Transfer RNA from Chloroflexi bacterium 13_1_40CM_3_70_6, 72 nucleotides, folded computationally. Model confidence (mean pLDDT): 81 of 100. RNAcentral holds the sequence, with entries from ENA.
[in-house]
RNA sequence: GACCCCGUAGCUCAGCGGAUAGAGCAUCGGUCUACGAAACCGAAGGCGAGGGUCCGAUUCCCUCCGGGGUCG
Numbered sequence: 001g002a003c004c005c006c007g008u009a010g011c012u013c014a015g016c017g018g019a020u021a022g023a024g025c026a027u028c029g030g031u032c033u034a035c036g037a038a039a040c041c042g043a044a045g046g047c048g049a050g051g052g053u054c055c056g057a058u059u060c061c062c063u064c065c066g067g068g069g070u071c072g
Stems, first nucleotide, its partner, number of pairs: 001071007010025004018055001027043005048064005
């Protein structure tokens, strides 16, 4: 330098045009307990950035940024 893949919650991942964007773990609160742990109930928290297409974009297209890989 060329090409390919990935970037969604603190972490690991789903979702791949229309639903209030979900799950597990973690965190916080509550119930329980003599106190913890466990269990149960609840809460907070997110689409890498910019532009485009579309009635509508996390999803499609372009550029950039970051990570990984293959080739030279």